This is a predicted structure of a 345-nucleotide part of an RNA (small-subunit ribosomal RNA, central domain) from a metagenome.
[in-house]
Context: one part of a larger RNA
RNA sequence: UUGGGCGUAAAGGGAGCGCAGGCGGGAAGGUAAGUCUAUCUUAAAAGUGCGGGGCUCAACCCCGUGAGGGGAUGGAAACUAUCUUUCUUGAGUGCAGGAGAGGAAAGCGGAAUUCCUAGUGUAGCGGUGAAUGCGUAGAUAUUAGGAGGAACACCAGUGGCGAAGGCGGCUUUCUGGACUGUAACUGACGCUGAGGCUCGAAAGCGUGGGGAGCGAACAGGAUUAGAUACCCUGGUAGUCCUAGCCGUAAACGAUGGGCACUAGGUGUGGGGGGACAUUCCCUCCGUGCCGCAGCAAACGCAUUAAGUGCCCCGCCUGGGGAGUACGGCCGCAAGGCUAAAACUC
Numbered sequence: 001u002u003g004g005g006c007g008u009a010a011a012g013g014g015a016g017c018g019c020a021g022g023c024g025g026g027a028a029g030g031u032a033a034g035u036c037u038a039u040c041u042u043a044a045a046a047g048u049g050c051g052g053g054g055c056u057c058a059a060c061c062c063c064g065u066g067a068g069g070g071g072a073u074g075g076a077a078a079c080u081a082u083c084u085u086u087c088u089u090g091a092g093u094g095c096a097g098g099a100g101a102g103g104a105a106a107g108c109g110g111a112a113u114u115c116c117u118a119g120u121g122u123a124g125c126g127g128u129g130a131a132u133g134c135g136u137a138g139a140u141a142u143u144a145g146g147a148g149g150a151a152c153a154c155c156a157g158u159g160g161c162g163a164a165g166g167c168g169g170c171u172u173u174c175u176g177g178a179c180u181g182u183a184a185c186u187g188a189c190g191c192u193g194a195g196g197c198u199c200g201a202a203a204g205c206g207u208g209g210g211g212a213g214c215g216a217a218c219a220g221g222a223u224u225a226g227a228u229a230c231c232c233u234g235g236u237a238g239u240c241c242u243a244g245c246c247g248u249a250a251a252c253g254a255u256g257g258g259c260a261c262u263a264g265g266u267g268u269g270g271g272g273g274g275a276c277a278u279u280c281c282c283u284c285c286g287u288g289c290c291g292c293a294g295c296a297a298a299c300g301c302a303u304u305a306a307g308u309g310c311c312c313c314g315c316c317u318g319g320g321g322a323g324u325a326c327g328g329c330c331g332c333a334a335g336g337c338u339a340a341a342a343c344u345c
Stems, first nucleotide, its partner, number of pairs: 003317004007299002012313001014199004021192003025087007033080002035076006042070001049065006090189001091186003094182004102175007109152001114147007124134002160167002204245002208241002213239002218234004256312006264290005270285005294301002318345003327338004
């Protein structure tokens, strides 16, 4: 390389939108680029395929025959392509609905911690223990008032929503998506998507605020042989807001997206719809568990596939060196992305 693979062995891009490209539903007709066919001509000989012959065989040599990409002309029209007309099942729109921590902004609320002031009250509080620490300048406890920041107990659920990251007090405003029913409209408008663009937890960065609790670093007390830790007392960045940057993760279902097909059983403390509709039954969408065929190295997966197929993208190719060096691009920096080799086993 032909290939074979990607849940856990190496391998699914963190996620979406989408240009190019690749692939693409039913019917009729046209064209004939791909495709198929016939003929012509060319394709030197040798070689190669087949048949035969000569060296004792073979290699080797000789004879005959066949094949051969491309070109030209004529033809075929199933498939692909293309053009025209058309259809409604794919896709989308409309209309009628209900569900939801989906997003953004503003306002409001109660519990708790801490701090401040005042009252009551006295010797301890605190810490697993001990000590550091706090406390007779009156702490802890308790009552009242006040300040401020952050997070929203119960409800709460293998519950919901979102493309992923993620989203949880209440109200209002603005706003995205999904689902069900209907079948009025468009008439293939679709799927995927290299580059590209956008989003993207936490930590981190720079600006201006804020700072209750927690708490890297740091300090002290312990523990210990030591203890740059685990435990304790403190505590700065940070955690919060603002408009930006960063662009990573065990960004996980360690499982890319789409479509179709392939036994069942049971739940939903999920959302709709339908019929004599309280129970029950049917149906659509989602979300769990179990399980057959099949798949799998096994574990397991099993209509939410890791089964059976098709289309498109990404990625892997022994371990270490190394996700490193160098170069390039991006970044304020931290660093990120792309990505080797020598050498070695």